[in-house]
């Protein structure tokens, strides 16, 4: 430098144009226990950045960022 794929809470991870972006871990509040642990309910919190397509984009197309592969 050509091509290929990945980026979704604090971590992991689901999602294949439309319902409230689900779920595990972690954090924090209750309960439960003599205490702590386990358990049991409940909460904070995410679509890597611009742009287009579309009625409707986490999801489809381009750039751009940053990481992995290959090929020279």
């Nucleotide at each position: 430098g050509g091509c290929u794929c990945c980026a979704u809470g604090g971590u992991c991870a689901a999602g294949c144009g439309g319902u409230u972006a689900a779920g595990a871990c972690a954090c924090c509040g209750c309960c439960c226990u003599u205490u702590c642990a386990c358990g049991g309910c409940g909460g904070u919190a995410a679509c890597a950045g611009g742009g287009g397509u579309u009625c409707g984009a986490a999801u489809c197309c381009c750039c751009u960022u940053g990481g992995a592969g290959u090929c020279a």